[in-house]
The prediction has a mean pLDDT of 81. A computed fold for a 527-nucleotide part of an RNA from an Acidobacteriota bacterium, annotated as small-subunit ribosomal RNA, 5' domain.
Context: one part of a larger RNA
């Protein structure tokens, strides 16, 4: 001198963009953060319209809405956190898959035809303190099962040709297997099979990725083979038999440290230094471990089991997990609201309307930073009073004040008052399309109307008035900026070097000056 997720003193007007738990990956009350679909599915209840009985309550049939729980589909593997662990099963670059996998989307080919038993909800009984369960009985699906058909495109064996890098890959052709579900019903929206893209993964392979030698030798699934199993997929990825390898001073193995990169910061660069905020990736969800569903998980808001805590209990037994977003005590030098919206982007469902979103848009807090801007302007000498200093003559604070004439930024008031919105929806035209139809519908283009959390914001006018708005650190020398008085090696200063025992520019304190300004200085950390 830059620079900070910062803290402490001390002072404080305003706005805009940004930023805030670095410490106990230490425990957590309260609310919220994952749903949604009735055009899948059977009904409990409820409301309109109506038709019989009935004076009526009410019972009971039909057709339309809403609909708790449930069964089903998808979604919950996204998004959002925090950095414990990892020195390499991570990342980064760049290659390989002729060893892989891919739900939903996109683009193309084929198809979608029967039949059945069940369960939850519900009904009834019956155990539990709760949590929750048992038995009976009765019911649908796009839930489950099973049957026919069924492809040159799927798989498995076989046979030819072409190409390659052993395994393979592509094209022809024989044989065996293997599949679907429906709602609306006019179009659509699905299923089920193939093939192909786009995204998104799994695997692997090369190169680089902190410091220790006061860690020098590590290794039995260990290091190949065959064989077999498993996976989507290759492989000691598991197994049984065989062999005795396989790393290592170009540094193995041990310990210690640490999440990686894009990037930040410094510097003229090379180089050092970080890895907070944005963005990619990995690992993590009280603590170790496990699997399940699935097109994806060994799964923060899902199962299991163990252990620590917490809590409830009728002592037999149960419930929980903020490293989501607020918020609480702790522990710290030290880090914010238990706001307001789904308007906007984005997602999930859904045919659409919509429904949900603590992602996200916003808006409170905090000079935490980065940037604007204001605390006035201009004239104004008897150089006023007062202050300090004085060689008593002055000087000096000082055009500085007062006055006088203005201006109106920000603040404060009054009325006004956006842009952020494009949709979707509903009315209405016109055009095409079903169609027997100029009705219905359904595609499309055009008008009208609908939708703002922020917010009466932001912004302009206008009113009034200089009013409400200035600190702080330094003045030996390094390093801009000096005198007076007090103390008297005392108090005390101090980044070095060093001031201070009686005329202290270095300590207190005034005046006066320098310096940067809503900040100004210390400290801590980094070049």
């Nucleotide at each position: 001198g830059a620079a900070u997720g910062a803290a402490c003193g001390u002072u404080g007007g305003c706005g805009g963009c940004g930023u805030g738990g670095a410490u106990u990956a230490g425990g957590c009350a309260u609310g919220c953060a994952a749903g949604u679909c009735g055009a899948a599915u059977g009904a409990a209840u409820c409301c309109c319209u109506u038709g019989u009985a009935g004076c009526a309550a009410u019972a009971u049939g039909a057709g339309g809405g809403g609909g708790a729980a449930a069964u089903g589909g998808c979604g919950a593997a996204a998004g959002g956190g925090g950095c414990a662990g990892u020195a390499a099963u991570g990342u980064a670059u760049g290659g390989g898959u002729a060893a892989c996998c891919u739900a939903c989307c996109c683009g193309g080919g084929g198809g979608u035809c029967g039949u059945g038993g069940a369960u939850a909800g519900c009904c009834g009984u019956c155990c539990u303190a709760a949590c929750g369960g048992a038995c009976g009985g009765g019911u649908a699906a796009u839930a489950c099962a099973u049957g026919g058909c069924g492809a040159u495109u799927c798989a498995g064996c076989g046979a030819g040709g072409a190409g390659a890098c052993a395994u393979c890959u592509u094209u022809u052709u024989g044989c065996u297997g293997g599949g679907a579900a429906a709602g609306a019903a006019u179009u659509u929206c699905g299923c089920c099979u193939c093939c192909g893209g786009a995204g998104g993964g799994g695997c692997u392979c090369a190169u680089a990725u902190c410091g220790u030698a006061u860690u020098a030798g590590c290794u039995a699934g260990u290091u190949g083979g065959u064989g077999a199993g498993g996976u989507a997929a290759c492989g000691g990825c598991u197994c049984a038999c065989c062999a005795a390898g396989g790393c290592u001073c170009c540094g193995a193995u041990g310990g210690g440290u640490a999440g990686c990169c894009g990037g930040c910061c410094u510097g003229a660069g090379a180089g050092g230094g970080c890895g907070a905020c944005c963005g990619g990736c990995c690992a993590c969800a009280g603590u170790g471990g496990a699997a399940c569903u699935g097109a994806g998980a060994c799964a923060c808001g899902g199962u299991c089991c163990a252990c620590a805590c917490u809590c409830c209990u009728a002592c037999g037994g149960g419930a929980g997990g903020c490293a989501g977003c607020a918020g609480u005590g702790a522990g710290g030098a030290a880090u914010c609201u238990u706001g307001c919206g789904c308007a906007a982007u984005g997602g999930g469902c859904g045919a659409a309307a919509g429904c949900c979103u603590g992602a996200c848009g916003c808006a409170g807090c905090g000079a935490c930073g980065c940037c604007g801007c204001g605390u006035g302007g201009a004239c104004g000498a008897u150089g006023a009073a007062g202050g300090c200093c004085u060689u008593c003559g002055g000087g000096u604070c000082g055009u500085a004040a007062a006055g006088u004439c203005c201006u109106g930024u920000c603040g404060g008031g009054u009325g006004g008052g956006a842009a952020g919105a494009a949709u979707u929806g509903g009315c209405u035209u016109g055009a095409g399309g079903c169609u027997a139809a100029u009705a219905u519908c359904c595609u499309c283009a055009g008008g009208c109307u609908u939708u703002g959390a922020c917010u009466g914001u932001a912004c302009a006018a206008c009113c009034a008035g200089a009013g409400g708005a200035a600190g702080c650190c330094c003045c030996g020398g390094c390093u801009a900026a000096c005198u007076c008085c007090g103390u008297g090696c005392c108090a005390g200063c101090a980044g070095c070097c060093g001031c201070g025992g009686u005329a202290a520019u270095a300590c207190g304190g005034a005046g006066g000056g320098g310096g940067c300004c809503a900040g100004c200085g210390u400290u801590g950390c980094u070049c």
Rfam family: Bacterial small subunit ribosomal RNA. Rfam links the family to the GO terms ribosome and structural constituent of ribosome.